[in-house]
RNA sequence: AUAAGUCUUCGGGGCGUGGUGAAAUUCCACACCGGCAGUGUUGCACAUAUUAUGCUCAGUCUGCGAGCCGCAAAGCGGUUGAUUCGGUGAAAAUCCGAAACCGACGGUACAGUCCGGAUGAGAGAAGACCGUU
Numbered sequence: 001a002u003a004a005g006u007c008u009u010c011g012g013g014g015c016g017u018g019g020u021g022a023a024a025u026u027c028c029a030c031a032c033c034g035g036c037a038g039u040g041u042u043g044c045a046c047a048u049a050u051u052a053u054g055c056u057c058a059g060u061c062u063g064c065g066a067g068c069c070g071c072a073a074a075g076c077g078g079u080u081g082a083u084u085c086g087g088u089g090a091a092a093a094u095c096c097g098a099a100a101c102c103g104a105c106g107g108u109a110c111a112g113u114c115c116g117g118a119u120g121a122g123a124g125a126a127g128a129c130c131g132u133u
Stems, first nucleotide, its partner, number of pairs: 001132002005129006016030004031113002033103002035064004043055003059101002067079005083099005105116003
């Protein structure tokens, strides 16, 4: 430095105010939230500087996980939401500005935000060991 292997740890956020009502964190108005990897013209660090390297930047793009459905099951298969306009620029569905939109299942006055399956599972991240060069 690094293919394979073993192990450990980590690994999801959010209802506040008012209204209606017998009853709503579920309806109505405003409010609030955004898993993992990739892409990415930004920023920071390092470096004399370029290159390079490290860290950082998408809920709506690409892929994945969770969830849901099927099979007796391991496991496999299926399914799986939502964005436009303007600006800058060589280049942006990622930046800046504006206006939109989306969110499993069971419970309950109809739930992205409450309770439950879940002290679960997990994309993956970090580290250690072993091995190789």

This is a predicted structure of a 133-nucleotide RNA (FMN riboswitch aptamer (RFN element)). It matches the Rfam family "FMN riboswitch aptamer (RFN element)". From the family's description: The RFN element is a highly conserved domain that is found frequently in the 5'-untranslated regions of prokaryotic mRNAs that encode for flavin mononucleotide (FMN) biosynthesis and transport proteins. It was read from a public genome assembly, where an Rfam model found it.